[in-house]
The part of an RNA shown here (small-subunit ribosomal RNA, central domain) has 350 nucleotides and comes from an uncultured prokaryote.
The full RNA is in RNAcentral, with records from ENA.
Its mean pLDDT, the model's own confidence on a scale to 100, is 88.
Context: one part of a larger RNA
Formats: sequence, structure tokens, C1' cells
RNA sequence: CUGGGCGUAAAGCGCGCGUAGGUGGUUUAGCAAGUUGGAUGUGAAAGCCCUGGGCUCAACCUGGGAAUUGCAUUCGAAACUGAAUAGCUAGAGUUUGGUAGAUGGAAGUGGAAUUUCCGGUGUAGCGGUGAAAUGCGUGGAUAUCGGAAGGAACACCAGUGGCGAAGGCGACUUCCUGGCCCAAGACUGACGCUGAGGUGCGAAAGCGUGGGGAGCAAACAGGAUUAGAUACCCUGGUAGUCCACGCCGUAAACGAUGAGAACUAGAUGUCGGGCGGGUUUAUCCACUCGGUGUCGUAGCUAACGCGUUAAGUUCUUCGCCUGGGGAGUACGCCGGCAACGGUAAAACUC
Repeated sequence: CUGGGCGUAAAGCGCGCGUAGGUGGUUUAGCAAGUUGGAUGUGAAAGCCCUGGGCUCAACCUGGGAAUUGCAUUCGAAACUGAAUAGCUAGAGUUUGGUAGAUGGAAGUGGAAUUUCCGGUGUAGCGGUGAAAUGCGUGGAUAUCGGAAGGAACACCAGUGGCGAAGGCGACUUCCUGGCCCAAGACUGACGCUGAGGUGCGAAAGCGUGGGGAGCAAACAGGAUUAGAUACCCUGGUAGUCCACGCCGUAAACGAUGAGAACUAGAUGUCGGGCGGGUUUAUCCACUCGGUGUCGUAGCUAACGCGUUAAGUUCUUCGCCUGGGGAGUACGCCGGCAACGGUAAAACUC
């Protein structure tokens, strides 16, 4: 390479957009590049293979044939692919009318709670633990009432509920904004799918500058525990957590399952629409479209399990894997302020 694979054994890029490329619905007279048939030329000889002959046989030698799967020219075929002409509407999209939603961005507002401060009442404890101690408190704490400040997060609702490509998104109001879904027509007419490079987004932590800082809390300090205790427990506590702008670009970024399309039993819950029938507005039943769960048939699987949301049966396309360690490391290169990230070996060893 061929071949085989990627839920858990090695293996799906964290997720989009999209260039090249690959691939692509349906009808069509004609074309003939691919495809396919014939003919001609060529494909040296020897060898291999088949079949004769000659050395007593054989090896060996020799005649003939076949093969040489190829290339070129030429004459045909037109189903499929292709290019091309003219169309079509089942894919895709546009438009009209509606629904749901923690989708995103900005501004403003609210209440509960923690903490601190001020004032009142009040007195000896509070706090904490397995038990304690460090700590706080007669300079009046804890508790309780009133007031004020400030920051962060939004109880109940809340739901294998919803939205988003993923990361993710949860108080309320307003403004701006992306996408999905449903119904019935009309319109465009294959405009589609995937996507190497590229480009954008991307939790937490971390970094830069400037703010902010209630609670929590790496580091750190103290108290305990212990043989020790650089921990688990306790008392404190700084970065950080928050905001603005700019970086970083990684995660068990997980459904450990790439994207798109078609086909292949059902049952049941739930969310968003539509329609019909009961009921006439508390809701029930049937059908249907789109999501999200559970169970399960055939089938698949090493098993576990998956099972119309496939890991079933197929097609298109991208990414990735090839024994363990060395190693996601070294070196080089690229990116980054740095931390580090990306790409990515070998010796050696089992």
C1' cells in the first nucleotide's frame, strides 16, 4: 500500500462559517471525454506456459502456437458518468400569517440574606469541634430592635422543562438582536451536501492596564489531630472570584458517539405548534409536524449495551488510529507579554 477500524479496547478536530477539492434530484434531442465492442499496427529475441521433434532418457537443444492483461490509429454503440441545450419541482431557499423560549448585547430597577458602621435594649459570655484550642468579648461582644453603606448572587416558580453550533444561558422592566418551529398558499428553480488550508467563537484557571472588593477563598499564619501532618477539622486571611478593555485557546470542551441524506415494528411520558371530534372553555380522545426522555422488535455488538435522537441497512464527505513505555516529550518551526499552546520524532527498552 491493500485491507481493517474509531460509545467503553488505539482512534471523531471543543464548536461554527467557509475557499480549493470531492460529491450531487428529475426529464431531454444531440455530442462522445470517461466507458464499451471490432479492425489494423506495435508490444525484439530468449525465457515462462501448451504442443511436436533431436541427443538411449533427462537436464539441454530445437519447430510451431499461446501469452505479452499495454500503447497508438481507425470504425462503431450511447445505458451510465461527463460536458452541453431546453425544461421540471419532490432537495434547498424566499415570501405571508402565527407560537414558544434562562438565545445574545446594552441600560435601568427590586427584594431576601451575609458583612461592616451608627444608635437603642441588655450582661457575661460568644464562637467553634469528635473533643478542644487558636480567635472575639466588661474599652460591653454574642443576642435583639431601628437606621445607613457596599458588593456579589438571584430562594420559591424549576420540570431526564426550554433556548443556543458548541462553550453556555435562570430576579424584574425597557430597547436592540440571531435562530428554530407550525399552517396554508404563492414564488425561485438544484441555487444542495461535505469541507484540506483559512477564519471566527470558545468553561474554568491564568496574564496586562484601570476600577471594585460583601461573602467565599489558592498562597500564607495560627490552633488542633498525629509517630510525623508541609493534609483532612477549626480561627484568620492575600491573590482571585466581580466590572471595562485587551490577551490566553485549553478541559472527563462527554452522548467519551463528526456532518448531511434515505430506508427499517411498536409502546409510553413530556415540551412547542396545527387539525378534527366529544365537552362547550377545568379538560378528554384521535390524527399530524418539530423537539426531548424511558422501554423495546428486527438487526447489530467481544460483551456491556444500541435500537426511527441507531452503535441497524446504505450513500456522500471530512478528521483520526496502527503494541506498551520513552512521549504528547526533545529538537526545529509557528503563536503568546508570560504561563504555556500547536505541530511532532528517535535512540533505548519490554